Notes:
A computed fold for a 76-nucleotide RNA from an Acidimicrobiia bacterium, annotated as transfer RNA.
[in-house]
RNA sequence: GGGCCGCUAGCUCAAUUGGCAGAGCAGCAGACUCUUAAUCUGCGGGUUGAAGGUUCGAUUCCUUCGCGGCUCACCA
Numbered sequence: 001g002g003g004c005c006g007c008u009a010g011c012u013c014a015a016u017u018g019g020c021a022g023a024g025c026a027g028c029a030g031a032c033u034c035u036u037a038a039u040c041u042g043c044g045g046g047u048u049g050a051a052g053g054u055u056c057g058a059u060u061c062c063u064u065c066g067c068g069g070c071u072c073a074c075c076a
Stems, first nucleotide, its partner, number of pairs: 001072007010025004019056001027043005049065005
């Protein structure tokens, strides 16, 4: 340098044909009793990596860029 994959909540990950962005864990509140805690219920939490484009409508399609991983080539 080329190719491929990934980037979504604090963490790990979903999201159907483009049609209201979700789950588990963590956090917070309450209940409970087995009390450094566990269990149950509820609540909050998002510039979907960035900037543009297409579209009535984009996490999803297109372009460029950034970051990470795999691989090939180059160098030595």
Model confidence (mean pLDDT): 80 of 100. Lineage of the source: Bacteria > Bacillati > Actinomycetota > Acidimicrobiia. Its Rfam family is "tRNA". Its family is annotated with triplet codon-amino acid adaptor activity in the Gene Ontology.